[in-house]
RNA sequence: CGUGACAAGGGCAAACCCGCCGAAAGGCGGGGACGCAAAGCUUCCGGUCUAAACGCGCGAACGGCGGAUCCACCCGCAGCGUGCGCGUACGACAGCGGGGUUGCCGAGA
Repeated sequence: CGUGACAAGGGCAAACCCGCCGAAAGGCGGGGACGCAAAGCUUCCGGUCUAAACGCGCGAACGGCGGAUCCACCCGCAGCGUGCGCGUACGACAGCGGGGUUGCCGAGA
C1' cells in the first nucleotide's frame, strides 16, 4: 500500500418484545440475532423518512361572529381555534450510497 480464507482472540447487533424520551420520523436502556471487516466516528454531497412550528389552500361538523327568534331549530359571514389537504427541515437515518477521519487480526506485495 491495497486486500479478506472455512485462522485466532474478540467486537457490533436487524426484525420483534419491554421500559423511557419525542408531535412524528426516530433515539436511549434491557432482552434478542437478521446480518456486518469498519454495522467505529462524522450530515460535507446525493437520497430517503417525518412535518411539531411555518406558509398556502379547503370548509359549514363543533366552537366563533352577525341576523332572526321568548329559546332552540333556522339563515348568513369569516377563516380566529379544533379539523382536512399540499408544500417546507432548522428534525431524523452513518445498518441507503459517496466523501472525510480513526482503527484490531491474518495473508500478500

Predicted 3D model of a 109-nucleotide RNA (c-di-GMP-I-GGC riboswitch aptamer) from a Gammaproteobacteria bacterium. Its mean pLDDT, the model's own confidence on a scale to 100, is 83. It matches the Rfam family "c-di-GMP-I-GGC riboswitch aptamer". Its family is annotated with cyclic-di-GMP binding in the Gene Ontology.